[in-house]
Context: one part of a larger RNA
RNA sequence: UGACGGGGGGUCGCACAAACGGUGGAGCAUGUGGUUUAAUUCGAUGCAAAGCGAAGAACCUUACCAGGGCUUGACAUGCCGCGAAUCAUCUUGAAAUAGAGGGGUGCCUUCGGGAACGCGGACACAGGUGGUGCAUGGUUGUCGUCAGCUCAUGCCGUAAGAUAUUAGAUUAAGUCCCGCAAUGAGCGCAACCCUCGUGUUUACUUGACAUCGUUGAGUUUGGAACCCUGAAUAGACUGCCGGUGAUAAGCCGGAGGAAGGUGAGGAUGACGUCUAGUCAUCAUGCCUCUUAUGCCCUGGGCGACACACGUGCUCUAAUGGCCGGAACAAAGGGUUGCGAUCCCGCAAGGGUGAUCUAAACCCAAAAACCCAUCCUCAAUCCGGAUUGCAAGCAACAACUCGCCUGCAUGAAGUCGGAAGCACUAGUAAUCAUCGGUUAUCCAUACGAUGGUGAAUUCGUUCCCGGGCCUUGUACA
Repeated sequence: UGACGGGGGGUCGCACAAACGGUGGAGCAUGUGGUUUAAUUCGAUGCAAAGCGAAGAACCUUACCAGGGCUUGACAUGCCGCGAAUCAUCUUGAAAUAGAGGGGUGCCUUCGGGAACGCGGACACAGGUGGUGCAUGGUUGUCGUCAGCUCAUGCCGUAAGAUAUUAGAUUAAGUCCCGCAAUGAGCGCAACCCUCGUGUUUACUUGACAUCGUUGAGUUUGGAACCCUGAAUAGACUGCCGGUGAUAAGCCGGAGGAAGGUGAGGAUGACGUCUAGUCAUCAUGCCUCUUAUGCCCUGGGCGACACACGUGCUCUAAUGGCCGGAACAAAGGGUUGCGAUCCCGCAAGGGUGAUCUAAACCCAAAAACCCAUCCUCAAUCCGGAUUGCAAGCAACAACUCGCCUGCAUGAAGUCGGAAGCACUAGUAAUCAUCGGUUAUCCAUACGAUGGUGAAUUCGUUCCCGGGCCUUGUACA
């Protein structure tokens, strides 16, 4: 000087407390451990691994296993020889491959040949998702969006170092003020960026519609006020008033205002820590394999199942379930596409194929909510697992191993031990919608969107974590 202390002071945080809803119980989905296996590919392991890499494993992917094959190789550059290439047919085989005959010549040219492509040959080499993340780059997590981390000069000290950065007050903040052997500065904080919330100007189609007519319908004429859209701009700065404070920084209250003291949310992550993660995104040193640890193919596996753990979905019902009727969104996607309408089917779906490269057409029905019917506290008209039969979808192919529909079946479960999680407002809770990835789909995941819409916060004694000052130390 740090680190640590069941030392002290002061302080912050959904850290506790208060409130609400869940996990831990059940079934299922998914990930992990373990076990099993020919293989169950690999990585991630307290917080900060475990619906994680994976925004989607039937083949492919795929790295694993078994079997069948190849050895200048699936891919790159260089040399030589032959043939342009593409094409279609037959045989072999699970395929990869191997073999056969057929047709057929193009482009440039100095007529020697060349370009592109295919086959064969020799060697330099290719290739490796093989090892090492404790050799590395890059990148990411975490403490933590915590308020810290430093430098130049000066001063103090033999030096390590100290001071500034401490004290007082204040802030979300090393934010600002004031004092001071310090004076300044840098990286951070804040602001600048994006979205939302208000107005003005402008634009007026595909969107909107007050007045005037018009229609089944903003459908059409007319119009540009309103809404919306999108471009510019204004607006918030403790600016104004009162109190308080040290005449400061600021704090409290008020006015005006769409918004008030960081308006709300996002992006943004200092010096560093964890020898943190990643050699399997990529790049790369060294080591290592080279008729194999490389490459091609078929089939299997990654989907196994006594069990243990994590994350979720659906539940246990009456604030409910079922049947019928009738409302109100936002955001997004669509040409290898979204697919209306009509017909068929109980339905999944099938046939037909209008419009739409989209403010135009389509996906598209929003659902909770509201009105009304039945159920009346029961393992039930709750709950939906499991299983049987039948059918549908896209795909070369659904047995291992997909999704969906109908009929039948109708399991556990009556609110969950110890423990432990999220959340302070348009939040929690609850309800639905959409997207990416995909030929299809295991999505209950992930990412976005809106609808309905609470309760509580006395407070900082305690638990956990962080910052500051101070003190002790046999630790570095």
Molecule: small-subunit ribosomal RNA, 3' major domain
Organism: Solanum paucissectum